[in-house]
Molecule: RNase P RNA; transfer RNA
Organism: Phycisphaerales bacterium
RNA sequence: UGGACAGGCGACCGCUGCUGGCCGUUGGCUGGCGGAGGAAAGUCCGGACACGACAGGACACGGUGGUGGGUAACGCCCACCGGCCCAUGAUCGUCGGGCCAGGGCCAGUGCCACAGAGAGUAGACCGCCGAUGGUCUUCCCCUUGUGGGGAGACACAGGCAAGGGUGAAAAGGUGCGGUAAGAGCGCACCGCCGCCUCGGUGACGGGGCGGGCACGGUAAACCCCACCGCGUGCAAGCGCAAGCAGUCCCCAGCCCAUAUGGGCACCCGCGGUCCGCGGUUCAGGGACGGGUAGCGUGCUUCAGGGCGUCGGCAACGCCGCUCGCAGAUGAAUGGUCGCCCCGGGCCGCUCCGCGGCCCGCGACAGAAUCCGGCUUAUGUCCAAUGA
RNA sequence: GCCGCCUUAGCUCAGUGGUAGAGCAGUGGUUUUGUAAACCACAGGUCCCCGGUUCGAAUCCGGGCGGCGGCU
Numbered sequence: 001u002g003g004a005c006a007g008g009c010g011a012c013c014g015c016u017g018c019u020g021g022c023c024g025u026u027g028g029c030u031g032g033c034g035g036a037g038g039a040a041a042g043u044c045c046g047g048a049c050a051c052g053a054c055a056g057g058a059c060a061c062g063g064u065g066g067u068g069g070g071u072a073a074c075g076c077c078c079a080c081c082g083g084c085c086c087a088u089g090a091u092c093g094u095c096g097g098g099c100c101a102g103g104g105c106c107a108g109u110g111c112c113a114c115a116g117a118g119a120g121u122a123g124a125c126c127g128c129c130g131a132u133g134g135u136c137u138u139c140c141c142c143u144u145g146u147g148g149g150g151a152g153a154c155a156c157a158g159g160c161a162a163g164g165g166u167g168a169a170a171a172g173g174u175g176c177g178g179u180a181a182g183a184g185c186g187c188a189c190c191g192c193c194g195c196c197u198c199g200g201u202g203a204c205g206g207g208g209c210g211g212g213c214a215c216g217g218u219a220a221a222c223c224c225c226a227c228c229g230c231g232u233g234c235a236a237g238c239g240c241a242a243g244c245a246g247u248c249c250c251c252a253g254c255c256c257a258u259a260u261g262g263g264c265a266c267c268c269g270c271g272g273u274c275c276g277c278g279g280u281u282c283a284g285g286g287a288c289g290g291g292u293a294g295c296g297u298g299c300u301u302c303a304g305g306g307c308g309u310c311g312g313c314a315a316c317g318c319c320g321c322u323c324g325c326a327g328a329u330g331a332a333u334g335g336u337c338g339c340c341c342c343g344g345g346c347c348g349c350u351c352c353g354c355g356g357c358c359c360g361c362g363a364c365a366g367a368a369u370c371c372g373g374c375u376u377a378u379g380u381c382c383a384a385u386g387a
Numbered sequence: 388g389c390c391g392c393c394u395u396a397g398c399u400c401a402g403u404g405g406u407a408g409a410g411c412a413g414u415g416g417u418u419u420u421g422u423a424a425a426c427c428a429c430a431g432g433u434c435c436c437c438g439g440u441u442c443g444a445a446u447c448c449g450g451g452c453g454g455c456g457g458c459u
Base pairs, nucleotide, nucleotide: 001383002382003381004380005379007340008339009338010337011336012335013334015035016034017033018032019031020030021029022028023027037364041375042374044373045372046371047370048369049233050232051231052230056275057274058273059272061229062228063227064226065225066080067079068078069077070076081102082100083099084098085097086096088093103224104223108222109221110218111217112216125164126163127160128159129158132157133156134154135153136152137151139150140149141148142147172190173189174188175187176186177185191213192211193210194209195208196207197206198205199204237297238296239295240294246288247287248286249285250284253264254263255262256261267279268278269277270276302324304323305322306321307320308319310317311316342360343359344358345357346356347355348354349353388458389457390456391455392454393453397411398410399409400408405442413429414428415427416426417425435451436450437449438448439447
């Protein structure tokens, strides 16, 4: 880091759901089938379902980010690609394990403190050079002569960005040549860029040709690109019973029509905004106050579990057979005893092993609408890798 | 069961990528007859914990512990 299990069986007493029977029916007796988890946790994601609402589009906002698959869907799972680290080997190399928050810096705008000469096209601190110009020489040669030439010294002008230093990062890397000293200045290999070709669904990889030898880092910076996303949530929602106490404020018209009525506007609602849609006609909306906080339903048969054939590298899927496995509501599933299937010690034996006795241990931890994941907590065993 | 917020000095709080601040409290000094006030100085910090991004994190991101509030 990954995987499996999460004590088992029996008896007695005590709870609870469904169902059958009986009875004196807010209940009691009795029979049958059941009764917490791999995390039920955190509430981090995705949904199912319900309401807004018969429902849509856009902006804003939020999320994901290599490629291809799986799935109802996902930020999850599987396989592969690329990068980095470790291991093994020492001729070439090989296979194994782990990590990655892995689209874009040539769309644009920012930031890179301090140190340092210089931190985006930005530089000379320490140094290196002495070809060229310059200065000097108790030196040498030529010369009638103030001059000329040579050698040497200096490092003023000049050349360098290779070496050293600073730093997280310093103008591609290694080697050879060349040069006064250097520098892709040139060359070979690597790196980078472009084109062609081969393999692959693809990310990408192999090969060939050519090239300026130049296009720092940072996006868990703002942002750009691609894709996805309505909101609120079972305390949602639906129904029944019971009960009280109302008061005040806002308001507006138009059109059609004989009238009833219909349409539009106002108002309210659909997370924010726009379109669009729904409700409504003295209804509705707003403020204050009072009552109820009860019962039922939602409530457990589902993207469900098990076994097997087939397909697929795998995740997983089709098909066949089979099973029904909590539904509480102040909140059930517990307590006691015995046995060991777990560990330790002692003793005995036929000593591979078995038997007896004693002691100990069993972690993390309890459903509340449900499911698929992730994360965290944790005992025993197994596997891989490492210190 | 579900939704939202918070954690920095002894206390109350700022701090929004370049190495930690203020007020109150505390200690010492000045002043005063003496105290208070005032003035000066000093000390006090694993920024709840762990990991990651980055040269660098209180700050950005992920996970965990704890505290507060709301939904009938």